[in-house]
Model confidence (mean pLDDT): 78 of 100. ZMP/ZTP riboswitch aptamer (pfl RNA motif) from an uncultured Alphaproteobacteria bacterium, 83 nucleotides, folded computationally.
RNA sequence: CCGUCCUUGUGUGACUGGCGAUGAAGGUGGGUGACCACCGGGGAGCGCGAGGACGUUAAGCGCCGCUCGCCUGGGCCGAUCUC
Numbered sequence: 001c002c003g004u005c006c007u008u009g010u011g012u013g014a015c016u017g018g019c020g021a022u023g024a025a026g027g028u029g030g031g032u033g034a035c036c037a038c039c040g041g042g043g044a045g046c047g048c049g050a051g052g053a054c055g056u057u058a059a060g061c062g063c064c065g066c067u068c069g070c071c072u073g074g075g076c077c078g079a080u081c082u083c
Stems, first nucleotide, its partner, number of pairs: 002055011015042002017071005026039005062076003
């Protein structure tokens, strides 16, 4: 110097739903199916910086919203292919 991983600061940040249960566990308004807007609370990932471990090790065999259950619909990371 390079590569992988961990920690941390900062910026950005998709997605944040329906029904039921519970003393309580989003609110208001609208829509009518599982969505929209605002507020509150979460939040992976990505960019930049810093510190550390390792040098065929390491890492992965997934991650993100909700107290729980049943559902619905998304986003992100990784691998492959095509344009």